């Protein structure tokens, strides 16, 4: 010095389903990072965070956007600053 990882902060984007008590608020159960206020969680082109396709297809499940393919498909915020660590390279000094 480049790259990567990570922490803090600023800005931006996103989702919040299924089942039961039941008609609602609310409570409980399932999966998950997160199941609407938590500034929490995740993501910001190195983009599967998230949306369309999809009231779709296959397999499970009490049920589900639960899992898989679809997917080298089409969109999607086009990020900034400061620090720490590591790899590689270059330079200097000593042996």
């Nucleotide at each position: 010095u480049u790259g990567a990882a990570u922490u803090u902060u600023u800005g931006g984007g996103g989702g919040u389903g299924c089942u039961g008590c039941u008609a609602a608020a609310g409570c409980a159960g399932c999966u998950g990072a997160g199941a609407a206020u938590a500034u929490a969680c995740c993501c910001c082109u190195u983009g599967a965070a998230c949306c369309u396709g999809a009231g779709g297809c296959a397999g499970a499940c009490a049920a589900u956007a639960c899992u898989g393919a679809c997917g080298a498909a089409g969109g999607g915020a086009c990020a900034g600053a400061a620090g720490u660590u590591c790899c590689a390279u270059c330079g200097g000094u000593g042996g």
A computed fold for a 95-nucleotide RNA from a Bacteroidota bacterium, annotated as TPP riboswitch aptamer (THI element). It was read from a public genome assembly, where an Rfam model found it. Its Rfam family is "TPP riboswitch aptamer (THI element)". The literature on the family includes a 2003 paper in FEBS Lett by Kubodera et al., "Thiamine-regulated gene expression of Aspergillus oryzae thiA requires splicing of the intron containing a riboswitch-like domain in the 5'-UTR". NCBI's taxonomy places the organism under Bacteria, Pseudomonadati, Bacteroidota. The coordinates come from a structure-prediction model, not an experiment, and the mean pLDDT is 78.